[in-house]
Transfer RNA from a Microcaldota archaeon, 72 nucleotides, folded computationally. The sequence is in RNAcentral, with records from ENA. The coordinates come from a structure-prediction model, not an experiment, and the mean pLDDT is 84. Its Rfam family is "tRNA". From the family's description: Transfer RNA (tRNA) molecules are approximately 80 nucleotides in length. By type it is a transfer RNA.
RNA sequence: GGGCUCUUAGCUCAACGGUAGAGCGUCCGCUUUGCAGGCGGAAGGCUGCGGGUCCGAAUCCCGCAGAGUCCA
Numbered sequence: 001g002g003g004c005u006c007u008u009a010g011c012u013c014a015a016c017g018g019u020a021g022a023g024c025g026u027c028c029g030c031u032u033u034g035c036a037g038g039c040g041g042a043a044g045g046c047u048g049c050g051g052g053u054c055c056g057a058a059u060c061c062c063g064c065a066g067a068g069u070c071c072a
Stems, first nucleotide, its partner, number of pairs: 001071007010024004018055001026042006048064005
């Protein structure tokens, strides 16, 4: 320098172009003498950044940045 894959909640990951979810974690409540465990609930995201297409974009297109991997 070039090819490919990836970037979404604190972490690990989902999501046909049509209201962004799950598990773990955190907080609150119930259960216990107390803790753990169990059950119920809540908070937490403008989907890496900037543009474009579209009635509508996490999703399609372009550029940039970062990570992984392969080639030189």